[in-house]
RNA sequence: CACCGAUAAGGGCUGCCUUGCCGAAAGGCAAGGUUCGCAAAGCCGGAGCCUACGUCCGCAAGGAUAGGGCCGCCCCGGUUGCCGAA
Numbered sequence: 001c002a003c004c005g006a007u008a009a010g011g012g013c014u015g016c017c018u019u020g021c022c023g024a025a026a027g028g029c030a031a032g033g034u035u036c037g038c039a040a041a042g043c044c045g046g047a048g049c050c051u052a053c054g055u056c057c058g059c060a061a062g063g064a065u066a067g068g069g070c071c072g073c074c075c076c077g078g079u080u081g082c083c084g085a086a
Stems, first nucleotide, its partner, number of pairs: 004084002012038002015034008036072001042079003045075002048070003054065004
């Protein structure tokens, strides 16, 4: 250095709950509580999924649609990274 991933160390992300705020909604942000989990549960991309303010169709009920979102199911996808046992 590479591969690899320990009952190691320091940490990280966050599943769930509560409160407040933003948003048409999906959802997001923050704080607190708890801790289902994750060695990339970091980032980017693909696929997929959710919502429908607006737009279109419709007598209506509704339907379609992403410029809005989610991604901790997946891709032996790309890329970067802490530690260092066997």
A computed fold for an 86-nucleotide RNA from a Candidatus Muproteobacteria bacterium, annotated as c-di-GMP-I riboswitch aptamer. Its mean pLDDT, the model's own confidence on a scale to 100, is 85. The sequence was found by an Rfam model in a public genome assembly.